Annotation: Predicted 3D model of a 72-nucleotide RNA (transfer RNA) from Vicugna pacos. Rfam family: tRNA. Rfam classes the family as a transfer RNA. Rfam describes the family as follows. Transfer RNA (tRNA) molecules are approximately 80 nucleotides in length.
RNA sequence: GUGGGUAUAGCUCAGUGGUAAAGCAUAUGCUUAGCAUGCAUGAGAUCCUGGGUUCAAUCCCUGGUACCUCCA
Numbered sequence: 001g002u003g004g005g006u007a008u009a010g011c012u013c014a015g016u017g018g019u020a021a022a023g024c025a026u027a028u029g030c031u032u033a034g035c036a037u038g039c040a041u042g043a044g045a046u047c048c049u050g051g052g053u054u055c056a057a058u059c060c061c062u063g064g065u066a067c068c069u070c071c072a
Base pairs, nucleotide, nucleotide: 001071003069004068005067006066007065010024011023012022018055026042027041028040029039030038048064049063050062051061052060
């Protein structure tokens, strides 16, 4: 220099255009003499960023940024 890929909760990740799911972690309660485990109930996401298409975009198109990677 060039091609490809990734970016979603504190972490790991799902999500085939119609208001984003789960596990771990975390908070509260129950259980215990207490802790752990277990059970129940919550909170937590401007979906990397600017623009475009669309009635509607995490999803499609495009510029940028960061990271990974093939080739040189």